Molecule: transfer RNA
Organism: Candidatus Staskawiczbacteria bacterium
C1' cells in the first nucleotide's frame, strides 16, 4: 500500500441479505419486590444498546459514501 471480515444494553447475541407500525428481541448479569427463619432456587418488575459523520428516502440498526478501531489475505 490492496483486497477482505467484524462493529448492537455490563457481557454473548439475533434481526442488516428483502427499510415499516408492534416495546430494537433472546440468554446470563445487576437492581427492586414477592417467597424463605436465612440463603441459595424459583416468579414478577424495573433501568440498559444500534462505532462516528454525511447521503438517499415519508421513514434507516438495515441501502449508499467516507471516516475509526479490530481481525485476516497478499505485497
Nucleotide at each position: 500500500g490492496g483486497c477482505c471480515c467484524u462493529a448492537u444494553c455490563g457481557u454473548c447475541u439475533a434481526g442488516c441479505c428483502u427499510g415499516g407500525u408492534c416495546u430494537a428481541g433472546g440468554a446470563c448479569g445487576c437492581c427492586a419486590g414477592c417467597u424463605u427463619c436465612u440463603c441459595a432456587a424459583g416468579c414478577u418488575g424495573a433501568g440498559a444498546a444500534c462505532u462516528c459523520g454525511g447521503g438517499u428516502u415519508c421513514a434507516a440498526a438495515u441501502c449508499c459514501c467516507g471516516a475509526u478501531a479490530g481481525g485476516g489475505c497478499c505485497a